[in-house]
RNA sequence: GGAGCAGGCCAGGCGAUCGCCGUCUGAUGCAGUUCAGAGGGAGGAAAGUCCGGGCUCCGCAGGGCAGGGCGCUGGGUAAUCACCAGCGGGGGCGACCCCAGGGAAAGUGCCACAGAGAGAAGUCCGCCCGUUUUUACGGGUAAGGGUGAAAGGGUGAGGUAAGAGCUCACCGGAUUCGGUGGUGACAUCGAAUGCCAGGUAAACCCCGCCAGGAGCAAGACCAAAUAGGGAGGCGUCAAGGGCUGCCCGUCCGUGCCUCCGGGUUGGUUGCUUGAGGUCAUCGGUAACGGUGAUCCUAGAUGAAUGACCGCCACCUGCAUGCGGGUAACUGCUUGCAGGGACAGAACCCGGCUUACGGCCUGCUCCGGCC
Numbered sequence: 001g002g003a004g005c006a007g008g009c010c011a012g013g014c015g016a017u018c019g020c021c022g023u024c025u026g027a028u029g030c031a032g033u034u035c036a037g038a039g040g041g042a043g044g045a046a047a048g049u050c051c052g053g054g055c056u057c058c059g060c061a062g063g064g065c066a067g068g069g070c071g072c073u074g075g076g077u078a079a080u081c082a083c084c085a086g087c088g089g090g091g092g093c094g095a096c097c098c099c100a101g102g103g104a105a106a107g108u109g110c111c112a113c114a115g116a117g118a119g120a121a122g123u124c125c126g127c128c129c130g131u132u133u134u135u136a137c138g139g140g141u142a143a144g145g146g147u148g149a150a151a152g153g154g155u156g157a158g159g160u161a162a163g164a165g166c167u168c169a170c171c172g173g174a175u176u177c178g179g180u181g182g183u184g185a186c187a188u189c190g191a192a193u194g195c196c197a198g199g200u201a202a203a204c205c206c207c208g209c210c211a212g213g214a215g216c217a218a219g220a221c222c223a224a225a226u227a228g229g230g231a232g233g234c235g236u237c238a239a240g241g242g243c244u245g246c247c248c249g250u251c252c253g254u255g256c257c258u259c260c261g262g263g264u265u266g267g268u269u270g271c272u273u274g275a276g277g278u279c280a281u282c283g284g285u286a287a288c289g290g291u292g293a294u295c296c297u298a299g300a301u302g303a304a305u306g307a308c309c310g311c312c313a314c315c316u317g318c319a320u321g322c323g324g325g326u327a328a329c330u331g332c333u334u335g336c337a338g339g340g341a342c343a344g345a346a347c348c349c350g351g352c353u354u355a356c357g358g359c360c361u362g363c364u365c366c367g368g369c370c
Stems, first nucleotide, its partner, number of pairs: 001366010012312004017307002020041002023038005043342001047353002050351005055215004062248004068210004072086004088099004102206002107204002109200003124145002126141006153171006172196002174193008219269004229260006240252004276295008314339006321332004
């Protein structure tokens, strides 16, 4: 100097003028009417609506089936995790990054094409033996070749008519039994057994665990208005309704169900003090937790938080002056010009994903020079 990997921070500041919304104080006032003062007013993603909760209501008593979610180990959290740390596997020279239960002989599927054959699946060429007109036939073989993403573990020796775990040695895998370390997933070491006949379950399936449902347009209250309208059906031994879908069971229950038509679509609340923020300190590898201090930081409702001016800061380019360096290049002062991304709360919080401007820190690799 170049190329990368991981993490963190900011998202302009100050002042003035005008405008908007809330809160508090004072005055005025029928009245949040009017006036004055003080303070506050949109994000790291507010986006997506992909997850999990808080909260509210229904039910209250559940069970089974179906459907759904999860699936290595330990930890953290209100909870989920795609959070933290590890184990195993894979990728990268590396810093680092990515993936996730077991069962394929319980069963059913799929593996195109090529190839003889794609799973309790094989003989096309080849090799060996026999017959024979040297052309064919029969038998043996799966070691060699070919096809393919993948073809009955690998190397070597013996053996054989030629071969083959057929036998043996070593290696690999699998199973079983032990030792050591670890909370554990696992790692490592030893012994025995020739046991050696794919892959796919992110295909259906089997196994284990978990979970009531609906959602702020939830819900609560007030006010007002209309047509306590019309038609049909069922019914007091029950119709009907609730418990996600179905069944069982159970609860409410005299009025219910369906259709046509009419009125109200107003106001208050929920609505912002929280699993809250900041700082310090302790514990922990970390996520995170404890303790202390301190702060209150939007609550709109067709939807407020804006416009403009000046100065400063930041970034880019050019010029000037003074430096540093072997060089590439680079620091500071001054001046001029330009620029500022993605984007707007609507009950709240914790995650994830996506969009995007700038700065900082640490680490890896390559090249050059001293």
This is a predicted structure of a 370-nucleotide RNA (Bacterial RNase P class A) from Geobacter sp. UBA2189. Model confidence (mean pLDDT): 76 of 100. It matches the Rfam family "Bacterial RNase P class A". By type it is a ribozyme. It was read from a public genome assembly, where an Rfam model found it. The source organism's lineage runs through Bacteria, Thermodesulfobacteriota, Desulfuromonadia, Geobacteraceae and Geobacter.